Source information: A computed fold for a 96-nucleotide RNA from an Acidimicrobiia bacterium, annotated as SAM riboswitch aptamer (S box leader). The sequence was found by an Rfam model in a public genome assembly. It matches the Rfam family "SAM riboswitch aptamer (S box leader)". Rfam links the family to the GO term regulation of gene expression. Lineage of the source: Bacteria > Bacillati > Actinomycetota > Acidimicrobiia. The model forms 96% of the base pairs in the Rfam consensus.
[in-house]
RNA sequence: CGCUCAUCCAGAGCGGCGGAGGGACAGGCCCUGUGAAGCCGCGGCAACCCAUCGGACUCCGGUCCGACGUUGGUGCCAAUGCCUGAUCGAUGAGAC
Numbered sequence: 001c002g003c004u005c006a007u008c009c010a011g012a013g014c015g016g017c018g019g020a021g022g023g024a025c026a027g028g029c030c031c032u033g034u035g036a037a038g039c040c041g042c043g044g045c046a047a048c049c050c051a052u053c054g055g056a057c058u059c060c061g062g063u064c065c066g067a068c069g070u071u072g073g074u075g076c077c078a079a080u081g082c083c084u085g086a087u088c089g090a091u092g093a094g095a096c
Stems, first nucleotide, its partner, number of pairs: 003094006013042005021031003025085004043077003048073002050069001052067006081088001
């Protein structure tokens, strides 16, 4: 990179460096020198994995549902994935 499954109208930003772009793509519409991208630090959100607890089922291997968020692994922190479109994208988990 390609494949499978799930989710994407909720939520959460300050500081330092930096110095003109950014919102994937096309068309729109926006954000941005009252400082874009990127990097770093700290903080936060959330509940995909995960931990813990409860329940149901079970072929006893586990599976599913709910609660919780605690020092673990990711992710995310303008606008519904900004809007529309597509054979689109992103993130997580898994198989090869």